Lysine riboswitch aptamer from Alteribacter lacisalsi, 177 nucleotides, folded computationally. Its mean pLDDT, the model's own confidence on a scale to 100, is 81. Lineage of the source: Bacteria > Bacillati > Bacillota > Bacilli > Alteribacter.

[in-house]
RNA sequence: GGAUGAGGUAGAGGCGCGAAGCUUAAGAGUAUGCAUCCGGAGGCGGCCACCUUUGAGGGAUGCAAAAAGGAACCUUCGCCGAAGCGGGCAUGUCCGGUCACGACUGCCCGGCUGGGGCUGUAUUGAAUAAAUACAGCACUGUCACUCGGGAAACCGUAGUGGAGAACUACUGACUCU
Numbered sequence: 001g002g003a004u005g006a007g008g009u010a011g012a013g014g015c016g017c018g019a020a021g022c023u024u025a026a027g028a029g030u031a032u033g034c035a036u037c038c039g040g041a042g043g044c045g046g047c048c049a050c051c052u053u054u055g056a057g058g059g060a061u062g063c064a065a066a067a068a069g070g071a072a073c074c075u076u077c078g079c080c081g082a083a084g085c086g087g088g089c090a091u092g093u094c095c096g097g098u099c100a101c102g103a104c105u106g107c108c109c110g111g112c113u114g115g116g117g118c119u120g121u122a123u124u125g126a127a128u129a130a131a132u133a134c135a136g137c138a139c140u141g142u143c144a145c146u147c148g149g150g151a152a153a154c155c156g157u158a159g160u161g162g163a164g165a166a167c168u169a170c171u172g173a174c175u176c177u
Base pairs, nucleotide, nucleotide: 001177002176003175007171008170009169010168011167014080016079017078018077019076020075021074023072024071032064033063034062035061036060037059038058042051043050045099046098047097048096083113084112085111086109087108088107089106090105092104093103094102114140115139117137118136119135120134121133122132123131124130142162143161144160145159146158147156148155149154
């Protein structure tokens, strides 16, 4: 000097990801409360408790009348396994108590997904909104190979395939020479 490339730093994908806040729509004239009438034994997911023939659940009329989760625009912040699922563990919260279901919180597992979109199915949901999962369809970024152009670097609305432990740029340990 060269090869290899543990580790580190910085970047790119674009309707890009996530969080918070303001406003707005919807939720909804719904839940619920009160009054009157009908009605006649139950009301909670289970059990206990509690309420109830001094009238339960349910129905009708009238008056009054919410909220949460979720959504949209904008602003700010953190970012590019951003993040979202799945599984495990832990404790707590949501209710009169307890159990269960569900949701929320924290940690772990590099188990699945490069990214957004459209369509279909299922679940959650008030919802034809949205989210999540699966499948399909093209699109797009990246790398490899092939094809075409080009002296080369490289370019291509040409094709095929892989996956983010990736890719690009810089730096660079160990080792070899």